[in-house]
RNA sequence: GCGCGGCCAGUGGGAGAGCACGGCGCCUAUGUUCAUGUUCGGGCCGUCGCCGAAGGCGUAAUCACCCGGGAACGCUCAGGCAAAAGGACCACGGCAAGCGC
Numbered sequence: 001g002c003g004c005g006g007c008c009a010g011u012g013g014g015a016g017a018g019c020a021c022g023g024c025g026c027c028u029a030u031g032u033u034c035a036u037g038u039u040c041g042g043g044c045c046g047u048c049g050c051c052g053a054a055g056g057c058g059u060a061a062u063c064a065c066c067c068g069g070g071a072a073c074g075c076u077c078a079g080g081c082a083a084a085a086g087g088a089c090c091a092c093g094g095c096a097a098g099c100g101c
Base pairs, nucleotide, nucleotide: 001101002100003099004098006095007094008093010092011091012090013089018048020047021046022045023044024043026041029038030037031036032035049081050080051079055077056075057074058073062069063068
């Protein structure tokens, strides 16, 4: 110096599936018979359908051979199904030090 690997709420990209239904109540605005109607937004519970790329579990090839490791494959516990958020993975950047040449 190059390559590989690791870490970073870093930057960019990043799929799939109901803005589902019912109940509860919080809140914005508005009307009025002053307790309720409509409406914006978020929340909780329940029901059914669905997704798979946080995580998790199982496992194939295979590695290792005592246990075991192990996928973007399977399962959907969790999570998700307008936007937002999240998001495996990819690229770029940065970090210090590890391995190889």
The prediction has a mean pLDDT of 78. The RNA shown here (Glycine riboswitch aptamer) has 101 nucleotides and comes from Thiobacillus sp. UBA6205.